Transfer RNA from a Vicinamibacterales bacterium, 76 nucleotides, folded computationally. The sequence was found in a public genome assembly. NCBI's taxonomy places the organism under Bacteria, Pseudomonadati, Acidobacteriota, Vicinamibacteria, Vicinamibacterales. Its mean pLDDT, the model's own confidence on a scale to 100, is 81. Rfam family: tRNA. By type it is a transfer RNA.

[in-house]
Order: sequence, then structure tokens, then C1' cells
RNA sequence: GUGAGUGUAGCUCAGUUGGUAGAGCGCCGGACUGUGGCUCCGGAGGUCGCGGGUUCAAGCCCCGUCACUCACCCCA
Repeated sequence: GUGAGUGUAGCUCAGUUGGUAGAGCGCCGGACUGUGGCUCCGGAGGUCGCGGGUUCAAGCCCCGUCACUCACCCCA
């Protein structure tokens, strides 16, 4: 350089036909317990990588771009 894939909560990941952004773990508070853990209840936490377009409406469709991963090519 060429092609493909991935990017969503702190982490690992869902998100169906475009129609209210979610789960587990973790974190905070409470119940329970002599303390802690386990268990249970509640809560906080999101520019959906970034920019633009289409649409009444975009995490999802289109274009550009960035980062990472894989394969291939070139040089050494």
C1' cells in the first nucleotide's frame, strides 16, 4: 500500500424489520451477619470511535475519516 473484520456503561458483550439504549461482572447505598463473604433489594454510570448524508425517526442504511486485529503485496 491492497482486502476483510472489529469499535455500544469501568470490563466482557447483546441489541431481531430503522421506532423509549440493555445484560452479566464491577462500583455506590441498604437489608441480612458479631465482622467479612454469600444472598436479597435499590441506585449511579452512555457524545453507540469521530464527522457528514438519507429519513418523520439512525447503534442499525449511505459516504468520508481514525484506532485496533487478521491476510496479502512491496522495500530492507